The prediction has a mean pLDDT of 86. This is a predicted structure of a 543-nucleotide part of an RNA (small-subunit ribosomal RNA, 5' domain) from an uncultured prokaryote. Rfam family: Bacterial small subunit ribosomal RNA.
[in-house]
Context: one part of a larger RNA
RNA sequence: ACGAACGCUGGCGGCGUGCCUAACACAUGCAAGUCGCGCGAGAACAGGGGGGCAACCCCCUUAGUAAAGCGGCGCACGGGUGAGUAACACGUAGGUGACCUUCCCUUGAGUCCAGGAUAACCCGCCGAAAGGUGGGCUAAUACCGGAUAUGACCACGGGAGCCACGGCUCCCGCGGUGAAAGAUGGCCUCUGCUCGCAUGCUAUUGCUCGAGGAUGGGCCCGCGGACCAUUAGCUUGUUGGUGAGGUAACGGCUCACCAAGGCAUUGAUGGUUAGCUGGUCUGAGAGGAUGAUCAGCCACACUGGGACCGAGACACGGCCCAGACUCCUACGGGAGGCAGCAGUGGGGAAUAUUGCGCAAUGGGCGAAAGCCUGACGCAGCGACGCCGCGUGGGUGAUGAAGGCCUUCGGGUCGUAAAGCCCUGUCGAGGGGGACGAACCGACGCCGGCCUAACAGGCCGGCGUUCUGACGGUACCCCUAAAGGAAGCACCGGCUAACUCCGUGCCAGCAGCCGCGGUAAUACGGAGGGUGCGAGCGUUGUUC
Numbered sequence: 001a002c003g004a005a006c007g008c009u010g011g012c013g014g015c016g017u018g019c020c021u022a023a024c025a026c027a028u029g030c031a032a033g034u035c036g037c038g039c040g041a042g043a044a045c046a047g048g049g050g051g052g053c054a055a056c057c058c059c060c061u062u063a064g065u066a067a068a069g070c071g072g073c074g075c076a077c078g079g080g081u082g083a084g085u086a087a088c089a090c091g092u093a094g095g096u097g098a099c100c101u102u103c104c105c106u107u108g109a110g111u112c113c114a115g116g117a118u119a120a121c122c123c124g125c126c127g128a129a130a131g132g133u134g135g136g137c138u139a140a141u142a143c144c145g146g147a148u149a150u151g152a153c154c155a156c157g158g159g160a161g162c163c164a165c166g167g168c169u170c171c172c173g174c175g176g177u178g179a180a181a182g183a184u185g186g187c188c189u190c191u192g193c194u195c196g197c198a199u200g201c202u203a204u205u206g207c208u209c210g211a212g213g214a215u216g217g218g219c220c221c222g223c224g225g226a227c228c229a230u231u232a233g234c235u236u237g238u239u240g241g242u243g244a245g246g247u248a249a250c251g252g253c254u255c256a257c258c259a260a261g262g263c264a265u266u267g268a269u270g271g272u273u274a275g276c277u278g279g280u281c282u283g284a285g286a287g288g289a290u291g292a293u294c295a296g297c298c299a300c301a302c303u304g305g306g307a308c309c310g311a312g313a314c315a316c317g318g319c320c321c322a323g324a325c326u327c328c329u330a331c332g333g334g335a336g337g338c339a340g341c342a343g344u345g346g347g348g349a350a351u352a353u354u355g356c357g358c359a360a361u362g363g364g365c366g367a368a369a370g371c372c373u374g375a376c377g378c379a380g381c382g383a384c385g386c387c388g389c390g391u392g393g394g395u396g397a398u399g400a401a402g403g404c405c406u407u408c409g410g411g412u413c414g415u416a417a418a419g420c421c422c423u424g425u426c427g428a429g430g431g432g433g434a435c436g437a438a439c440c441g442a443c444g445c446c447g448g449c450c451u452a453a454c455a456g457g458c459c460g461g462c463g464u465u466c467u468g469a470c471g472g473u474a475c476c477c478c479u480a481a482a483g484g485a486a487g488c489a490c491c492g493g494c495u496a497a498c499u500c501c502g503u504g505c506c507a508g509c510a511g512c513c514g515c516g517g518u519a520a521u522a523c524g525g526a527g528g529g530u531g532c533g534a535g536c537g538u539u540g541u542u543c
Stems, first nucleotide, its partner, number of pairs: 001541002004539005011389006017382002019347001024345003028342003033073003038070002046061006080300003090224003094220003099217002104213008112146002115143001121136006152177003156173007182205006191198003226272003233263003238260008275297004279290004302323005325336004353379001355378003361375001362373004392422004402413004426484001428479005436470001441465010487532005492513003498527005508515002
């Protein structure tokens, strides 16, 4: 010094912190959704009305709501763990003329014509279930044909400049390839129909192809940081070349052929251990040890393997295969993965609530309202740590009683107590009561821009209004009252603190030296003392 544990003890608060062991197995709930301003379709309960003897039927509302489906974006972030890894994994300094980058910003150009399906839904069939299958209908920002095309891509021909040589810039020419999607609000100036509406205009947003930026990443390389030589030889895609494939991209990454190389005592290969770093602890420093919490990077997600979708994964709460395990089954077949937050069993010396809230910060989706968010903000439990406060203050000598010691005179506990006078922290009761809230939105007003427009929209400003889990908490005031709040270890030397009794090498103590066999300051108890104090000791580990 500690993520500690154990023993005795324990008043309050703030801030932190809490499975170091079994990367053991997991009941239950929650942890990733969202968009109706992309699209088609569209309930019920309940209530009201009507018809009918009744069962029941119809209409309105519920409601274009719920649930489901197609489609888009997100799900690769955030959260967990440290198993593996001695490696370009990490750190640091560089390279990429060998590369990618959704969303976002800036900028250029465009957004034309056309088509066929399919879920949902309806009907049928199979299955215990999970689920599957056939027929029929329908929409889109889903799918798809064509057009157009900037040096975007490919190929060919000629020329110039710079150059870091798979780069940049410029000129001339030919050919080929590749795009798109709409939605919402408003309006009648233009066009079409002609009341008004739209395929028209307009605003916003989206879509497509380029260029640049930003951000995030891939790959390469110098150097740096464990142990064992009681591990001395290792290697056949191995080392290099040519060609091809593959990738966003270089590369034996993969393959065919050719050559026979490559590494190693400056420690190859093998084995053991280990996530790395900023940091943390210690120390005067050098150094040593360490890598919890927080932050960066990496790796993993029951075990092993694989790819798919996608800008991004070889994907914790996605898919497929194999395996172990658990569960369901009608025995044919299915379902599952807490190293997310809580929680359970187990292991262990040992480590917490199946809490509240999205009010704040941040994230996803959305035009927005908003929805989701066990990230996060808070609360709960544990003296686990650090810090602060309290358990009273003053006065009080017949030095009371009592205990202990005594040379029997006395000494000591000791101003300690009692008594008297005060105070009111914390705790208790009562009353008041926050900061954290800024936004967004709505309403009103003002200004500017787009425009044919005094619609509408966008931008800016002002005012009003709205939003708090924590929490009736912090904080403040009042009331009563010394009242509710002290222990633990030690006292032979090291080392601060001494006497009596008991015991008699016994019982016991002990970190080292060592104590105990009849006067033990060393064992046990007592009185007294010393040290620290809501803690004190012990154990473990590090310096």